[in-house]
RNA backbone atom coordinates (compact mmCIF):
# COMPACT_ATOMS: atom_id res chain seq x y z
C1' N A 1 0.00 0.00 0.00
C1' N A 2 -3.87 -3.59 -1.29
C1' N A 3 -7.42 -7.24 0.20
C1' N A 4 -10.00 -8.92 4.45
C1' N A 5 -11.71 -10.54 9.96
C1' N A 6 -13.66 -8.93 14.65
C1' N A 7 -15.14 -5.32 18.38
C1' N A 8 -16.75 -0.53 19.95
C1' N A 9 -18.59 4.33 19.02
C1' N A 10 -20.88 8.86 16.38
C1' N A 11 -25.52 10.38 13.62
C1' N A 12 -23.07 17.60 14.41
C1' N A 13 -21.85 21.59 18.76
C1' N A 14 -23.02 26.42 21.00
C1' N A 15 -26.02 30.76 21.06
C1' N A 16 -30.28 34.09 19.34
C1' N A 17 -35.55 34.68 17.44
C1' N A 18 -40.45 32.55 16.54
C1' N A 19 -43.64 28.23 17.53
C1' N A 20 -45.32 23.53 20.47
C1' N A 21 -45.81 20.13 25.11
C1' N A 22 -45.07 19.26 30.44
C1' N A 23 -43.47 20.99 35.32
C1' N A 24 -42.40 25.00 39.06
C1' N A 25 -43.18 30.19 40.41
C1' N A 26 -45.47 35.14 39.88
C1' N A 27 -50.05 37.48 38.84
C1' N A 28 -53.49 43.06 37.00
C1' N A 29 -56.34 36.14 34.89
C1' N A 30 -54.31 37.46 30.40
C1' N A 31 -49.85 36.74 30.14
C1' N A 32 -44.75 36.80 32.14
C1' N A 33 -40.22 34.30 34.23
C1' N A 34 -37.37 29.78 34.91
C1' N A 35 -36.34 24.44 33.96
C1' N A 36 -36.79 20.08 30.88
C1' N A 37 -38.27 17.90 26.20
C1' N A 38 -36.93 10.83 21.62
C1' N A 39 -33.52 6.59 19.24
C1' N A 40 -29.61 3.25 18.11
C1' N A 41 -32.97 1.25 16.57
C1' N A 42 -38.01 4.72 20.28
C1' N A 43 -39.81 -0.21 15.09
C1' N A 44 -41.47 -5.71 14.78
C1' N A 45 -44.15 -7.21 19.41
C1' N A 46 -40.47 -12.46 18.62
C1' N A 47 -38.38 -14.21 23.62
C1' N A 48 -37.39 -13.11 29.06
C1' N A 49 -38.61 -10.37 33.52
C1' N A 50 -40.48 -6.32 37.05
C1' N A 51 -45.40 -4.67 38.48
C1' N A 52 -50.97 -5.62 38.99
C1' N A 53 -55.38 -8.56 39.35
C1' N A 54 -57.49 -13.51 39.19
C1' N A 55 -56.73 -18.80 40.21
C1' N A 56 -53.95 -22.38 43.12
C1' N A 57 -53.03 -28.73 48.84
C1' N A 58 -49.70 -32.43 46.52
C1' N A 59 -48.81 -35.50 42.33
C1' N A 60 -49.95 -37.01 37.36
C1' N A 61 -52.08 -36.53 32.21
C1' N A 62 -52.78 -33.26 28.08
C1' N A 63 -50.51 -28.90 25.62
C1' N A 64 -46.28 -25.58 24.59
C1' N A 65 -41.06 -24.63 24.75
C1' N A 66 -35.77 -25.64 25.30
C1' N A 67 -31.71 -29.28 23.86
C1' N A 68 -22.97 -30.21 23.78
C1' N A 69 -20.37 -28.56 28.70
C1' N A 70 -19.24 -24.96 32.40
C1' N A 71 -20.29 -20.04 33.82
C1' N A 72 -23.00 -14.94 33.82
C1' N A 73 -27.89 -12.92 34.91
C1' N A 74 -33.83 -10.89 38.17
C1' N A 75 -34.75 -14.13 33.98
C1' N A 76 -34.25 -15.82 28.92
C1' N A 77 -34.72 -19.05 23.23
C1' N A 78 -29.74 -13.73 25.46
C1' N A 79 -24.32 -13.21 26.58
C1' N A 80 -19.17 -15.27 27.72
C1' N A 81 -15.53 -19.21 27.75
C1' N A 82 -14.59 -24.05 26.27
C1' N A 83 -15.76 -29.02 23.65
C1' N A 84 -17.34 -31.61 19.05
C1' N A 85 -18.49 -31.25 13.66
C1' N A 86 -18.11 -28.26 9.05
C1' N A 87 -15.93 -23.91 5.83
C1' N A 88 -11.53 -20.80 5.02
C1' N A 89 -4.09 -20.29 3.50
C1' N A 90 -5.43 -17.31 7.80
C1' N A 91 -7.62 -13.64 11.32
C1' N A 92 -12.27 -15.87 11.89
C1' N A 93 -17.17 -17.68 10.69
C1' N A 94 -21.44 -21.38 10.71
C1' N A 95 -24.24 -25.49 13.58
C1' N A 96 -32.23 -26.90 15.87
C1' N A 97 -25.17 -29.70 18.59
C1' N A 98 -29.79 -35.29 23.29
C1' N A 99 -31.53 -40.30 21.24
C1' N A 100 -31.68 -43.63 14.51
C1' N A 101 -27.96 -50.44 18.47
C1' N A 102 -36.60 -48.83 21.67
C1' N A 103 -40.73 -48.85 18.00
C1' N A 104 -43.28 -46.73 13.51
C1' N A 105 -43.14 -43.92 8.97
C1' N A 106 -40.53 -41.91 4.64
C1' N A 107 -36.16 -42.18 1.08
C1' N A 108 -38.12 -38.69 -5.53
C1' N A 109 -35.63 -39.94 -10.40
C1' N A 110 -32.53 -43.69 -12.18
C1' N A 111 -31.71 -48.76 -11.12
C1' N A 112 -32.37 -55.94 -11.18
C1' N A 113 -32.24 -54.41 -6.10
C1' N A 114 -33.16 -48.64 -1.17
C1' N A 115 -32.65 -52.00 4.51
C1' N A 116 -32.51 -58.18 8.45
C1' N A 117 -31.47 -55.93 0.20
C1' N A 118 -30.36 -57.31 -4.67
C1' N A 119 -28.50 -61.79 -9.96
C1' N A 120 -29.30 -56.78 -15.19
C1' N A 121 -24.34 -57.54 -17.42
C1' N A 122 -20.21 -60.34 -15.97
C1' N A 123 -17.57 -64.71 -13.31
C1' N A 124 -17.73 -70.27 -11.87
C1' N A 125 -19.28 -75.73 -11.40
C1' N A 126 -22.53 -79.24 -13.59
C1' N A 127 -26.08 -80.99 -17.60
C1' N A 128 -27.81 -80.86 -22.85
C1' N A 129 -26.89 -79.27 -28.03
C1' N A 130 -23.54 -77.24 -31.85
C1' N A 131 -18.57 -75.77 -33.93
C1' N A 132 -13.09 -76.61 -33.94
C1' N A 133 -7.44 -81.40 -35.16
C1' N A 134 -6.78 -79.03 -30.47
C1' N A 135 -6.33 -75.18 -26.59
C1' N A 136 -11.12 -73.60 -26.57
C1' N A 137 -15.61 -70.98 -28.47
C1' N A 138 -21.16 -70.34 -29.12
C1' N A 139 -26.44 -71.36 -27.54
C1' N A 140 -29.93 -73.12 -23.76
C1' N A 141 -30.86 -74.86 -18.72
C1' N A 142 -30.36 -76.30 -12.86
C1' N A 143 -27.46 -73.89 -9.35
C1' N A 144 -23.31 -70.93 -6.92
C1' N A 145 -21.20 -65.95 -6.52
C1' N A 146 -21.80 -59.23 -4.15
C1' N A 147 -14.68 -59.75 -6.36
C1' N A 148 -15.53 -56.68 -11.49
C1' N A 149 -19.21 -53.51 -14.71
C1' N A 150 -23.60 -50.45 -14.72
C1' N A 151 -27.66 -47.01 -11.83
C1' N A 152 -27.85 -43.59 -7.89
C1' N A 153 -27.15 -38.44 -3.10
C1' N A 154 -26.65 -43.26 -0.84
C1' N A 155 -25.63 -50.40 -2.99
C1' N A 156 -24.45 -53.48 3.56
C1' N A 157 -16.14 -51.32 5.56
C1' N A 158 -10.91 -50.25 2.62
C1' N A 159 -5.95 -52.25 0.82
C1' N A 160 -3.00 -56.60 0.41
C1' N A 161 -2.01 -61.82 1.08
C1' N A 162 -4.10 -66.54 1.73
C1' N A 163 -8.19 -69.35 0.32
C1' N A 164 -11.82 -71.12 -3.49
C1' N A 165 -14.77 -74.14 -9.07
C1' N A 166 -15.56 -68.84 -8.91
C1' N A 167 -16.16 -65.96 -4.66
C1' N A 168 -17.11 -64.00 0.21
C1' N A 169 -14.28 -61.14 7.29
C1' N A 170 -14.30 -67.33 5.04
C1' N A 171 -9.05 -66.74 7.53
C1' N A 172 -4.83 -63.37 8.52
C1' N A 173 -1.96 -58.44 8.62
C1' N A 174 -2.55 -53.20 8.49
C1' N A 175 -6.04 -49.07 8.32
C1' N A 176 -11.04 -46.75 9.40
C1' N A 177 -15.46 -46.97 12.38
C1' N A 178 -18.42 -49.04 16.49
C1' N A 179 -19.00 -51.47 21.24
C1' N A 180 -16.82 -53.24 25.88
C1' N A 181 -12.75 -53.15 29.60
C1' N A 182 -8.57 -50.64 31.87
C1' N A 183 -5.22 -46.35 32.61
C1' N A 184 -3.93 -40.86 32.33
C1' N A 185 -5.62 -35.56 32.03
C1' N A 186 -9.91 -32.14 32.69
C1' N A 187 -15.25 -29.35 37.40
C1' N A 188 -17.34 -31.00 32.72
C1' N A 189 -18.53 -31.60 27.44
C1' N A 190 -14.35 -34.38 25.89
C1' N A 191 -9.22 -35.73 24.67
C1' N A 192 -4.98 -39.15 24.72
C1' N A 193 -2.92 -44.24 25.46
C1' N A 194 -3.38 -49.67 25.83
C1' N A 195 -6.17 -54.26 25.36
C1' N A 196 -10.35 -57.30 23.72
C1' N A 197 -14.61 -58.44 20.29
C1' N A 198 -15.15 -59.79 13.02
C1' N A 199 -19.21 -56.33 15.73
C1' N A 200 -19.23 -53.43 10.23
C1' N A 201 -25.33 -51.96 12.56
C1' N A 202 -27.39 -46.57 5.64
C1' N A 203 -29.92 -41.57 5.96
C1' N A 204 -33.94 -38.75 8.07
C1' N A 205 -36.34 -36.77 14.85
C1' N A 206 -37.63 -27.67 12.66
C1' N A 207 -41.42 -36.77 10.75
C1' N A 208 -44.31 -39.35 14.67
C1' N A 209 -41.91 -40.79 18.88
C1' N A 210 -38.46 -41.59 23.37
C1' N A 211 -35.37 -39.00 27.21
C1' N A 212 -34.02 -34.73 30.38
C1' N A 213 -35.27 -29.87 32.01
C1' N A 214 -38.63 -25.47 32.05
C1' N A 215 -43.73 -23.35 31.78
C1' N A 216 -50.86 -21.22 35.93
C1' N A 217 -54.02 -17.24 33.20
C1' N A 218 -54.67 -12.21 31.73
C1' N A 219 -52.38 -7.77 30.87
C1' N A 220 -51.26 -0.34 32.50
C1' N A 221 -57.80 -0.45 28.23
C1' N A 222 -53.42 -4.31 34.39
C1' N A 223 -55.22 -2.34 38.75
C1' N A 224 -56.26 1.21 43.22
C1' N A 225 -58.87 5.46 45.31
C1' N A 226 -62.54 9.49 45.13
C1' N A 227 -67.26 10.30 43.00
C1' N A 228 -72.41 13.32 39.96
C1' N A 229 -77.18 13.32 37.04
C1' N A 230 -80.78 9.55 35.51
C1' N A 231 -82.52 4.58 36.52
C1' N A 232 -82.27 0.25 39.90
C1' N A 233 -81.27 -1.86 45.32
C1' N A 234 -81.57 -1.78 51.10
C1' N A 235 -83.39 0.61 55.67
C1' N A 236 -86.42 4.36 58.29
C1' N A 237 -90.49 7.96 58.34
C1' N A 238 -95.10 8.42 55.89
C1' N A 239 -100.52 11.69 53.57
C1' N A 240 -103.47 7.92 51.68
C1' N A 241 -105.59 3.05 49.79
C1' N A 242 -106.87 -2.28 50.23
C1' N A 243 -108.70 -6.62 52.31
C1' N A 244 -108.16 -10.13 56.54
C1' N A 245 -107.92 -11.17 61.84
C1' N A 246 -108.76 -9.60 67.16
C1' N A 247 -116.03 -10.30 68.83
C1' N A 248 -122.15 -11.09 65.42
C1' N A 249 -122.49 -5.81 63.45
C1' N A 250 -120.84 -0.66 63.87
C1' N A 251 -117.11 2.42 66.03
C1' N A 252 -112.26 2.35 67.72
C1' N A 253 -107.56 0.23 68.01
C1' N A 254 -103.51 -3.11 66.82
C1' N A 255 -100.98 -6.27 63.28
C1' N A 256 -100.03 -7.37 57.76
C1' N A 257 -99.70 -5.60 52.38
C1' N A 258 -99.37 -1.51 48.66
C1' N A 259 -97.83 3.39 48.72
C1' N A 260 -97.05 9.69 46.28
C1' N A 261 -93.29 12.19 48.94
C1' N A 262 -88.97 12.90 52.43
C1' N A 263 -84.37 11.20 54.83
C1' N A 264 -80.21 7.82 55.28
C1' N A 265 -77.04 3.91 53.37
C1' N A 266 -74.77 0.97 49.52
C1' N A 267 -73.01 -0.82 44.34
C1' N A 268 -71.78 0.63 39.37
C1' N A 269 -71.07 4.46 35.37
C1' N A 270 -69.59 9.59 33.35
C1' N A 271 -65.61 12.33 35.28
C1' N A 272 -61.23 13.15 38.33
C1' N A 273 -56.75 11.40 40.91
C1' N A 274 -53.09 7.67 41.46
C1' N A 275 -50.43 3.71 39.07
C1' N A 276 -46.35 7.20 36.09
C1' N A 277 -40.66 7.30 36.29
C1' N A 278 -34.90 7.28 41.54
C1' N A 279 -34.47 3.05 38.00
C1' N A 280 -32.04 -4.81 37.67
C1' N A 281 -30.66 3.91 36.03
C1' N A 282 -26.37 7.11 33.51
C1' N A 283 -21.02 8.66 34.07
C1' N A 284 -16.01 8.27 36.39
C1' N A 285 -12.30 5.66 39.31
C1' N A 286 -10.49 1.31 41.86
C1' N A 287 -10.59 -4.05 42.76
C1' N A 288 -11.84 -9.43 41.35
C1' N A 289 -12.55 -12.50 36.84
C1' N A 290 -9.57 -15.13 30.31
C1' N A 291 -14.47 -13.13 29.46
C1' N A 292 -19.74 -12.34 29.96
C1' N A 293 -20.11 -9.96 34.56
C1' N A 294 -19.70 -8.76 39.78
C1' N A 295 -18.26 -5.68 44.17
C1' N A 296 -16.89 -0.91 46.44
C1' N A 297 -16.47 4.53 46.43
C1' N A 298 -17.61 9.27 44.21
C1' N A 299 -20.94 11.87 41.15
C1' N A 300 -25.51 13.16 38.04
C1' N A 301 -31.24 13.63 37.79
C1' N A 302 -32.37 12.80 32.35
C1' N A 303 -39.76 13.27 28.23
C1' N A 304 -43.62 11.68 30.72
C1' N A 305 -49.07 14.53 29.15
C1' N A 306 -55.29 13.57 27.05
C1' N A 307 -55.38 10.07 20.64
C1' N A 308 -50.55 12.03 21.82
C1' N A 309 -45.62 18.37 21.92
C1' N A 310 -40.26 17.85 20.43
C1' N A 311 -40.55 22.16 14.55
C1' N A 312 -38.69 26.41 11.59
C1' N A 313 -34.95 30.04 10.84
C1' N A 314 -30.34 32.91 11.55
C1' N A 315 -25.15 33.38 13.24
C1' N A 316 -20.40 31.20 14.62
C1' N A 317 -17.49 26.84 14.82
C1' N A 318 -16.76 21.75 13.09
C1' N A 319 -17.34 18.14 9.05
C1' N A 320 -18.14 16.61 3.73
C1' N A 321 -18.24 17.77 -1.68
C1' N A 322 -17.15 21.03 -5.94
C1' N A 323 -14.55 25.20 -8.03
C1' N A 324 -10.76 29.14 -7.95
C1' N A 325 -5.82 31.31 -6.27
C1' N A 326 -0.85 29.74 -4.60
C1' N A 327 5.70 26.18 -6.15
C1' N A 328 4.25 25.12 -1.12
C1' N A 329 2.36 25.59 3.98
C1' N A 330 -2.28 27.47 3.10
C1' N A 331 -6.24 30.97 1.62
C1' N A 332 -11.08 32.14 -0.71
C1' N A 333 -16.13 31.17 -2.82
C1' N A 334 -20.51 28.13 -3.40
C1' N A 335 -23.54 24.04 -1.84
C1' N A 336 -24.84 20.41 1.81
C1' N A 337 -24.98 18.91 7.10
C1' N A 338 -28.62 14.32 4.79
C1' N A 339 -30.10 7.84 5.81
C1' N A 340 -33.55 4.76 8.65
C1' N A 341 -37.01 6.46 11.73
C1' N A 342 -39.89 8.60 16.15
C1' N A 343 -41.70 7.42 23.04
C1' N A 344 -47.03 6.07 25.75
C1' N A 345 -46.12 1.20 32.36
C1' N A 346 -40.95 0.10 32.66
C1' N A 347 -36.52 -2.89 31.99
C1' N A 348 -32.93 -7.02 29.68
C1' N A 349 -32.33 -9.26 24.85
C1' N A 350 -33.08 -10.85 19.72
C1' N A 351 -34.46 -9.51 14.84
C1' N A 352 -35.37 -6.06 11.01
C1' N A 353 -34.47 -0.82 8.58
C1' N A 354 -30.37 2.68 7.60
C1' N A 355 -26.85 8.34 3.91
C1' N A 356 -22.31 8.32 5.76
C1' N A 357 -18.15 8.65 9.33
C1' N A 358 -14.43 7.39 13.39
C1' N A 359 -11.30 4.33 16.62
C1' N A 360 -8.90 -0.17 18.29
C1' N A 361 -7.08 -5.29 17.76
C1' N A 362 -5.84 -9.05 14.33
C1' N A 363 -4.99 -11.96 9.41
C1' N A 364 -3.18 -12.67 4.33
C1' N A 365 -0.41 -10.66 0.18
C1' N A 366 3.03 -7.18 -2.30
C1' N A 367 6.96 -3.63 -1.99
C1' N A 368 10.92 -0.69 0.58
C1' N A 369 14.75 -0.24 4.51
RNA sequence: CGAGACUUCCCGAUGGUCGCGCCGGGCUCGCCCGGCGAGGAAAGUCCGGACUCCACAGGGCAGGGUGGUGGGUAACGCCCACCGGGAGCGAUCCCAGGGAAAGUGCCACAGAGAACAGACCGCCUCCGGGGGCGACCCCGGCGGUAAGGGUGAAACGGUGCGGUAAGAGCGCACCAGCGCCGGAGGUGACUCCGGCGGCUCGGUAAACCCCACCCGGAGCAAGACGAAAUAGGAGGGGAGAGGCGGCCCGUCUCGCUCGACCCUCGGGUACGUCGCACGAGGGGCGCGGCAACGCGCCUCCCAGAGGAAUGAUCAUCGCGCUCCCGUGAGGGAGCGUCACAGGAUCCGGCUUACCGGAAGUCUCGACCG
A computed fold for a 369-nucleotide RNA from a Candidatus Eiseniibacteriota bacterium, annotated as Bacterial RNase P class A. The sequence is in RNAcentral, with records from ENA. A source record names the gene rnpB. Its mean pLDDT, the model's own confidence on a scale to 100, is 77. Its Rfam family is "Bacterial RNase P class A". The family's RNA type in Rfam is ribozyme.